[in-house]
Context: one part of a larger RNA
Molecule: large-subunit ribosomal RNA, domain II
Organism: Dietzia cercidiphylli
């Protein structure tokens, strides 16, 4: 990993609290315990209830504060229902659904591993070096010194046993839970070993690394308290049928927890109070405007106090000014904390209309949620970033399947009780993958735009408007002139149209700038404006718009239509016909659920009323019709299965139960007649009734493969 068993809401308790049910009812019951064995009989202590207010003494239909006879609070008052039992949800109090901790205390065992100390033993090949000492010579006055010998010290050397563990391979499910191959270090020491003994958990020991103390150490093992606690994390085991949430406010040593509320469900009341729209009536200051309407901001004109410079000046006064620039005044603007205005939506109230729904409200059982994700729209935070973060308000998702969007929880269409090899349509599409139009009509696009982007750039292309010039010849091409005063003046070294400054006239003329551009050192030379001629019909500038072009650079492969593949489209706009398409909706047929009516039986129970006949209400069945049936956590209802036990009724050696196989009913869990095989002794059905009652997940537990 598989199989197979086993594996988790359970007991207690004169507990609490609500539903059901049964007994008794202004009562209702017993506890220990006796007597004793019956479905028994006794025990009234106590408990709840019938009265309450005060903290209490205590009063008492009142009573508490109070000087109160006021005031006021909690009763009373209108007649009222409890109480024990079983049973079930929930809760308390216990290990309280199971399983998990590091931990924390006792009591005890441990130094045969391993640290350090004790005794008392043993071990250290083999070579180098050659302290001091001491002898001899030498040298001194004597010595000190020197030389050569001897000698034989050292936490001296080199290198085996023996201890160690630097390095690198290798080993890493290992030969091995620390080894192994090659090399390293120490090797007369603070060496290293053998026996025996000593220290014990907040303690030891420790040439110190929180290192060792039996493969365990920042506090050891091993029982006990122990089921320690865990606002954590994993798991919780049969079916069917109704309903169905929250990711929000406040509070919290709170923030992944939990209280109360808000939202679900179940009941009991209540009976349209709910909701929608219609019509009156309201309250507001938001979008938005708008500011000489305020408070603030901010921009240009005129205006021109005040101050400042300058000139006058003995003071005083005066004039002046390309400064400043209040007030005013004209034109234009801006604001979440600004209004002189000022909505559409929304809320509040009342009166009709409609709806009749898992509308509303109270009350009372029982929850769950209290991490929300995305879109669209108003806002703050950010950078008018973020699949960004926080309000609001809708939507989906979450708890929603189906159909589009190629694939895609949050988009767009639309809510899945179950069969159909039936029809209709939403989004969306309709050449071929691919169901359905290579559909009609008029136009546009040449970019494969369609099928990514911007600031900005262009005689692309259609559509409009508008203003030029044109048969008195325009546009654009070709021939011809484009000249004199004059090299205008200035300036310069020069400056002659063309380096710059100034003016920019005049004359001839059909036209010709005191010069458009290129050139020269400056002249020269080309050339435009400008005009004639030739030629012949359209030709130019502007603004508005429609669809295109550039602006376009990335990584494995074309990759920015799903793909093929598309150009009078299979692209774009715009009208218009049809089709297809989904679990939507309608046809047909079953099922459950609820609501309304009607019937049947009166079988049984309850309330009320009563003439004691009965009436009414609710369950049960049938039948018609109407509605409804997605679900997550939840909450409600109804069954199936297993083990027993009790009471009927059955089976069985002429073969129980289990096992294998054929078949058949159930909405399902599940369940069966009957044949056959095996098996070889005990099974079954109905109503009750008690549970150690249902497995696929817990890194589950134990057992096989």
């Nucleotide at each position: 990993g598989c199989c197979u068993g086993c594996g988790a809401g359970u007991u207690a308790g004169u507990g609490g609290u609500a539903u059901g049910u049964c007994g008794c009812g202004a009562g209702g019951u017993u506890a220990a315990c006796c007597c004793g064995u019956g479905u028994g009989g006794g025990g009234a202590a106590g408990c709840c209830g019938u009265a309450g207010c005060g903290a209490a003494a205590g009063c008492g239909a009142g009573u508490c504060c109070u000087a109160a006879u006021a005031g006021g609070g909690c009763g009373a008052g209108u007649a009222u229902a409890g109480u024990g039992g079983c049973a079930u949800g929930c809760u308390c109090u216990a290990g309280a659904c199971c399983c998990g901790a590091a931990g924390c205390g006792g009591a005890g065992u441990g130094a045969u591993c391993u640290a350090c100390c004790c005794a008392u033993g043993g071990c250290c090949a083999g070579u180098g070096u050659g302290a001091a000492g001491c002898g001899a010579c030498g040298g001194u006055a004597a010595g000190a010194c020197g030389u050569c010998g001897u000698g034989g010290a050292g936490g001296c050397g080199c290198g085996a046993a023996c201890c160690c563990a630097c390095u690198u391979a290798g080993g890493u499910u290992g030969a091995a839970a620390a080894c192994u191959g090659a090399g390293g270090g120490g090797a007369u020491g603070a060496g290293u070993u053998g026996u025996g003994g000593g220290u014990a958990g907040g303690g030891g020991u420790g040439a110190a690394a929180g290192g060792c103390c039996a493969a365990u150490c920042a506090a050891a093992c091993u029982c006990c308290g122990u089921g320690a606690u865990a606002g954590c994390u994993g798991g919780u085991u049969c079916u069917c049928c109704c309903c169905g949430a929250a990711a929000u406010g406040c509070a919290u040593u709170u923030a992944g927890g939990u209280g109360c509320a808000g939202c679900g469900u179940c009941g009991c009341a209540u009976g349209u109070u709910u909701c929608a729209c219609c019509u009156c009536g309201g309250a507001g200051g938001u979008a938005g405007a708008g500011c000489u309407a305020c408070u603030g901001g901010a921009u240009g004109g005129c205006c021109g106090a005040u101050g400042g410079g300058c000139c006058c000046u003995a003071c005083a006064a005066g004039g002046u000014u390309a400064c400043u620039g209040a007030c005013g005044u004209c034109a234009g603007c801006c604001a979440a904390a600004c209004u002189c205005c000022g909505a559409a939506u929304g809320c509040c109230g009342a009166g009709g209309u409609g709806u009749g729904a898992g509308a509303g409200u109270g009350c009372g059982g029982c929850a769950g949620u209290g991490a929300g994700a995305c879109u669209g729209u108003g806002g703050g935070g950010g950078a008018u970033a973020a699949g960004c973060u926080u309000c609001a308000u809708a939507g989906u998702c979450g708890a929603g399947a189906g159909g589009g969007a190629a694939a895609c929880a949050g988009c767009c269409c639309a809510g899945a009780u179950c069969g159909c090899c039936g029809g209709c349509u939403a989004a969306g599409g309709c050449c071929c993958c691919u169901a359905a139009g290579c559909g009609u009509g008029u136009a546009c696009u040449a970019a494969g735009u369609g099928g990514a982007a911007a600031a900005g750039g262009a005689u692309g292309u259609g559509g409009g408007a508008u203003c030029g010039c044109u048969g008195a010849g325009a546009c654009a091409g070709c021939c011809a002139g484009g000249a004199g005063g004059u090299u205008g003046g200035c300036u310069u070294a020069g400056a002659a149209g063309c380096a710059g400054c100034c003016a920019c006239c005049c004359u001839u003329g059909a036209a010709a700038g005191a010069g458009u551009g290129c050139g020269u050192a400056a002249u020269a030379g080309c050339u435009c404006a400008c005009u004639g001629g030739u030629c012949a019909a359209g030709u130019g500038g502007u603004c508005c718009u429609g669809c295109g072009c550039c602006g376009a650079c990335a990584a494995u492969u074309u990759a920015g239509c799903g793909g093929g593949g598309c150009u009078c489209a299979a692209g774009u706009a715009c009208a218009c016909c049809g089709c297809c398409g989904a679990a939507g909706c309608c046809g047909c047929g079953g099922c459950a659920c609820u609501c309304a009516c009607a019937c049947a039986a009166u079988a049984a129970c309850c309330u009320c009323c009563u003439c004691c006949g009965g009436g009414c209400a609710g369950g049960u069945g049938u039948g018609u019709g109407g509605g409804u049936g997605g679900g997550u956590a939840g909450g409600g209802g109804a069954g199936c299965g297993u083990c027993g036990u009790g009471u009927g009724g059955c089976c069985a050696u002429a073969g129980a139960a289990g096992c294998g196989u054929c078949g058949g009913a159930g909405u399902g869990a599940u369940c069966c007649a009957g044949g056959c095989g095996u098996g070889g002794a005990g099974g079954c059905c109905a109503c009750a009734c008690g549970a150690g009652u249902g497995a696929g997940a817990a890194u589950g537990c134990a057992g096989g493969c």